This is a predicted structure of a 526-nucleotide part of an RNA (large-subunit ribosomal RNA, domain I) from Catalinimonas alkaloidigena. The RNAcentral record of the full RNA draws on Rfam. The coordinates come from a structure-prediction model, not an experiment, and the mean pLDDT is 85.
Context: one part of a larger RNA
RNA sequence: GGCGCAUGGGGGAUGCCUAGGCUCUCUGAGGCGAUGAAGGACGUGCAAGGCUGCGAAAAGCUGCGGGGAUUGGCCUUGAAGAAGUGAUCCGCAGAUGUCCGAAUGGGGCAACCCACCCGCAAGGGUAUCCGCAAGGAAGCAAACCCGGUGAACUGAAACAUCUCAGUAACCGGAGGAAGAGAAAACAAGAGUGAUUCCGUUAGUAGUGGCGAGCGAGGACGGAACAGCCCAAACCGAGGGGGUUACGGCCCUUUCGGGGUAGUAGGACCUUUCAUUGAACCUAACGACACGAAUAAGAACGACUUGGGAAAGUCGGCCAGAGAGGGUGAGAGCCCCGUAUUGAGAAGGGUCGUUGGGGGGAGAGGGAUCCUGAGUAGGGCGGGGCCGGAGGAACCCCGUCUGAAGUUGCCGGCACCAUCCGGUAAGGCUAAAUACUCCAGAGAGACCGAUAGUGAACCAGUACCGUGAGGGAAAGGUGAAAAGUACCUCGAAUAGAGGGGUGAAAAGAACCUGAAACCAUGCGCUU
Repeated sequence: GGCGCAUGGGGGAUGCCUAGGCUCUCUGAGGCGAUGAAGGACGUGCAAGGCUGCGAAAAGCUGCGGGGAUUGGCCUUGAAGAAGUGAUCCGCAGAUGUCCGAAUGGGGCAACCCACCCGCAAGGGUAUCCGCAAGGAAGCAAACCCGGUGAACUGAAACAUCUCAGUAACCGGAGGAAGAGAAAACAAGAGUGAUUCCGUUAGUAGUGGCGAGCGAGGACGGAACAGCCCAAACCGAGGGGGUUACGGCCCUUUCGGGGUAGUAGGACCUUUCAUUGAACCUAACGACACGAAUAAGAACGACUUGGGAAAGUCGGCCAGAGAGGGUGAGAGCCCCGUAUUGAGAAGGGUCGUUGGGGGGAGAGGGAUCCUGAGUAGGGCGGGGCCGGAGGAACCCCGUCUGAAGUUGCCGGCACCAUCCGGUAAGGCUAAAUACUCCAGAGAGACCGAUAGUGAACCAGUACCGUGAGGGAAAGGUGAAAAGUACCUCGAAUAGAGGGGUGAAAAGAACCUGAAACCAUGCGCUU
């Protein structure tokens, strides 16, 4: 020096654990804000700091309800104190609420500086925009929704049409959902009857450097179902204007009545029923269920082992409760609970009654009037559809044009005819659908500390960066601190040896304690 064995050091794997996560389900909620939000700064305690709470009335103040013995939030002991004259604590409502922040008197390098007006003071007012005024707006917020603008990497095994994709991103807007929606729709010789969503149709019909790819509709089966209001004709009233022969007529405007359809409907004329009447809105009263903190809530003992019984043995019991958690090991009957059953304010909900508002249905006639115009359609240029300009219908936009008028007009994939369907150029509309920052209840062939959120721990922290931004590591004594009194060595408050606690030192660098690596002893060997 090597190898082996043993004993340690070192290190923190592994096992076990879970305080935290992840993914869902059901229910709720779906907003907050000039009555100053979200988010912060600075304060606030007996006490220096941090977290939490709170705001100069500052770990708090008031009222009501609950509750019934401790309390003085956490790291964190201690002290002054408080409390059956009911504290702490829990719920509801209220008061206070510095400064910044939309920030709004003016300014500003956020949490600061400087004003004016009223008022004795306390205090109040003074930004901008919209609105006649009353009043409103603004700013923030996870996703979902509608609209505007709109990529590239990529794929096509290169690449340009194409694709990625109307995606990402940015901007505007709204709601608890949004959008769509009551046929100028589909269909096909038969029919359906608003919209939305799901399954199928179907990777079909199509489209496509007919490449890569893209990709329907009808129908059928389901979910959910709901239908309405204007404009116009006509009638009436008010205002303005023109004209007049002073009788009136005409134009215009506002409001009210009327009216809403495709089997055309309505006005108009004639006529019938009925003054009755649904939804819905609103007010009062009553009833009911829900509803905060909360309340009641069954049933076990002995022995054995053990530090400890919930284990084992024996013998019982409850069960509308054998969900779950805790307790010194594994508890239906020890504790908290659980099934079940109560009480409960505000509040909104449902139903009923009453009052107010609201608002109806039909027949005949067929002369006249009305039925959405710079619209439909067309040319050119784009876009949307499954459809890339194609034979290209249909829908939308820009531009240039530009009808008909119910004997009208549009569509049925060029176009024409027949036939069929519908009634554009105004508007509203619940449900079925999408989502989850958030609250409650629950679930998991989800993770278990290099996993699971970046974050189980004072984490968006420490730290890095001028900045936008990037972004960690770090859990476990024990059942209970019982956290080693006392002695010795030592310079020592280091460390060690006794001794004590404990079931065990597990001794805080604390459960278990692998490997690398280091050391010591012994054996063999060069």